About this RNA:
The RNA shown here (SAM riboswitch aptamer (S box leader)) has 109 nucleotides and comes from a Chloroflexota bacterium. Rfam family: SAM riboswitch aptamer (S box leader). Its family is annotated with regulation of gene expression in the Gene Ontology. Rfam's curators write: The SAM riboswitch is found upstream of a number of genes which code for proteins involved in methionine or cysteine biosynthesis in Gram-positive bacteria. The SAM riboswitch acts at the level of transcription termination control. The prediction has a mean pLDDT of 84.
[in-house]
Formats: sequence, C1' cells, structure tokens
RNA sequence: CUCUCAUCCAGAGCGGUGGAGGGAACGGCCCUUAGAAGCCCGGCAACCGCUCCGAUCCUUCGGAGAACGGUGCCAACUCCGACCCCGAUCAGUCGGGGACAGAUGAGAG
Repeated sequence: CUCUCAUCCAGAGCGGUGGAGGGAACGGCCCUUAGAAGCCCGGCAACCGCUCCGAUCCUUCGGAGAACGGUGCCAACUCCGACCCCGAUCAGUCGGGGACAGAUGAGAG
C1' cells in the first nucleotide's frame, strides 16, 4: 500500500508542559491566547490476547468476567454536506434510506 470481515447515536480531567493552530481531504460550519497541535500524567472503552461457562459438523460459535498485556479513543453522530433513491415544501429547504470516502480492530497478500 491492497484485499476481507466487524464496528462507527454510548463513554472519557476546570491537571502539567507547550506556545498557534486544529476538526482527513473539498465545501460548509465550528473549536481555539478565557490558550490550538504535540508531549507527560490522568481517564474511557473492551477489538485482540487472557479467565470461566455452554454448544459444536472438532473447528468454530455464543454468553459472562477481569483490565495485567497488544492496539484504540477522550468538542460537536464519522460535526454536517458532497453522489443516488423516497417523502414533505410554491421555494429556499427539511426528513428518511443507500452509496462513496474515512476511522479503529482482527486477519490475509
């Protein structure tokens, strides 16, 4: 980097450091010197590993648990939209569904 599968409406500090940016990209709209990113500490969650129970076509599946290990995450639904479909509206626009894109994990190349 590519592919497969699962998940994406919950949750997480009024700390330290740092000093101007950040929210993927485009369009919006936001956050931010009443202090951005990054780093440290703290925290959340429970995908994988782990423990227990059950089932099983004996390889997997389901349930419960802990949070020690491997990741992840800690403004706004993945902040919203962008393409297609449906509905409402005179219209601006609004509501719903699906793609696309993206994020995270596990696995494969």